[in-house]
RNA sequence: GCCAACCGCUGGGGGAGCCAAGGGCUGAGAUGGGCGGCGGUCCGCCCGACCCCUGGAACCUGAACCGGGUAAUACCGGCGCAGGGAAGCGGAGGUGACUGGUC
Numbered sequence: 001g002c003c004a005a006c007c008g009c010u011g012g013g014g015g016a017g018c019c020a021a022g023g024g025c026u027g028a029g030a031u032g033g034g035c036g037g038c039g040g041u042c043c044g045c046c047c048g049a050c051c052c053c054u055g056g057a058a059c060c061u062g063a064a065c066c067g068g069g070u071a072a073u074a075c076c077g078g079c080g081c082a083g084g085g086a087a088g089c090g091g092a093g094g095u096g097a098c099u100g101g102u103c
Base pairs, nucleotide, nucleotide: 001095002094003093006091007090008089009088010087011053012052013051014050017025018024019023032047033046034045035044036043037042059084060083061082065078066077067076068075
C1' cells in the first nucleotide's frame, strides 16, 4: 500500500402477513412504547426489536401472476444471470513492497 470472511462505530434502507383468534402457522422479525388524525381493531409520525446496505433476493415492482400444498396466507417452488433498491470509517487478521537493526 492492498484485501474476502470476522468484530465495532457512525450513518442509511426495509417489512410487519394468515387463521381455527386469550391461542395457532410461517418467518430473523408478524407493531413493544409515545404522539397526532374525527370514534376505531383504521391511517400517519417518532423511538424500540429484527433484517439488510452494491460481491446488494433485506425490501419494492411485475402481481388480483404461474404450479403445488394448506383450515388460511407471497406457506413452498417458479417468475429471477427480469426491473428497481440503502455505505463510510476503524480494529483484528492476511498479503506485498521499501527502510532499518541483529545473527

This is a predicted structure of a 103-nucleotide RNA (TPP riboswitch aptamer (THI element)) from Candidatus Acetocimmeria pyornia.
The sequence was found by an Rfam model in a public genome assembly.
Taxonomically the source falls in Candidatus Acetocimmeria (Bacteria, Bacillati, Bacillota, Clostridia).
Its Rfam family is "TPP riboswitch aptamer (THI element)". Rfam describes the family as follows. Vitamin B(1) in its active form thiamin pyrophosphate (TPP) is an essential coenzyme that is synthesised by coupling of pyrimidine and thiazole moieties in bacteria.